Predicted 3D model of a 111-nucleotide RNA (SAM riboswitch aptamer (S box leader)) from Fictibacillus phosphorivorans. The model forms 97% of the base pairs in the Rfam consensus. The source organism's lineage runs through Bacteria, Bacillati, Caryophanales, Fictibacillaceae and Fictibacillus.
């Protein structure tokens, strides 16, 4: 890195060091950021994909030693398509809920 797969509205720091400007994947909104963010370390923590125990074993339940992950905002909204409703003098148009998809995220397998 490619793929395949499952989850993605819940939860967790106003902690300490380093560091010194842009960060929240891309893009268009809106956020956070010199009161010091994004990032890296330590520590604390949340959670439960692997991995442990059990059991009625195509799965459940349970603890959190271990491998990860995570600790702003619904993956912060939306982007492609569909369905549905409002609005409006409307063929059109502008707004709303839902539902799939594409993206991306993180764990697992496997190349």
């Nucleotide at each position: 890195u490619u793929c395949u797969u499952a989850u993605c509205a819940a939860g967790a720091g106003u902690c300490a060091g380093g560091g010194g400007a842009g960060g929240a994947a891309c893009u268009g909104g809106u956020c956070c950021u010199a009161u010091g963010a994004u990032c890296c370390u330590g520590c604390a923590g949340c959670a439960a994909c692997c991995g442990c125990u059990u059991u009625u074993u195509u799965a459940a339940a349970g603890a959190a030693a271990g491998g990860u992950g995570c600790u702003a905002a619904u993956u912060c909204c939306a982007g492609c398509a569909g369905a549905u409703g409002u609005u409006u003098u409307u063929u059109g148009a502008a707004u709303g809920u839902c539902u799939g998809a594409u993206a991306g995220a993180u764990g697992a397998g496997a190349g």